[in-house]
Molecule: c-di-GMP-I riboswitch aptamer
Organism: uncultured Steroidobacter sp.
Order: sequence, then C1' cells, then structure tokens
RNA sequence: AAUUGAAACGGGCAAACCCGUCGAAAGGCGGGGACGCAAAGCCACCGGUCUACAGGAUUUCGAUCCCACGACAGCGGGGUUGCCACA
Repeated sequence: AAUUGAAACGGGCAAACCCGUCGAAAGGCGGGGACGCAAAGCCACCGGUCUACAGGAUUUCGAUCCCACGACAGCGGGGUUGCCACA
C1' cells in the first nucleotide's frame, strides 16, 4: 500500500414509532427512541422505487390518466473519502 472483516478497543450512525417544524405530496430537518449498520460518510452517474404541486390529455365537471424539473445514498451497482484490526 492492496485485499479482507475473525475477534477486539475506543468511538460513530440511527429503522419503526411519538412530538415539533418545512413541504402539495413523496420526503427533509430538530428532539425523543433503537431495528439494524464497517462506510447506515459523501455524490442521483446507471438501473430501480416513491410522490404528482405546476404543466399536459380526457371528462359524465365528480374526477381520471400522463409527466420529475421533486425525493429515496437504510433498494442494487458505480464513483469518492475515511476509523480500527487478525491474516
């Protein structure tokens, strides 16, 4: 330095749910809380998933459908940075 994550040290993050807050929503953020995580740090590049305000189409005027420019990095891949350690 590369591969790897057995055991361990010291730490780290925090699902569901609840409260507050922002948002049309998905969801984000803050507090509580821990299901889990060796990148559950960061980046929407590829695939995927969620939402559909605005816009578009249809309309029996009730609504329905399409659509990402919105979101998910704790769905997979990829990129990038990094702690500890047997071999």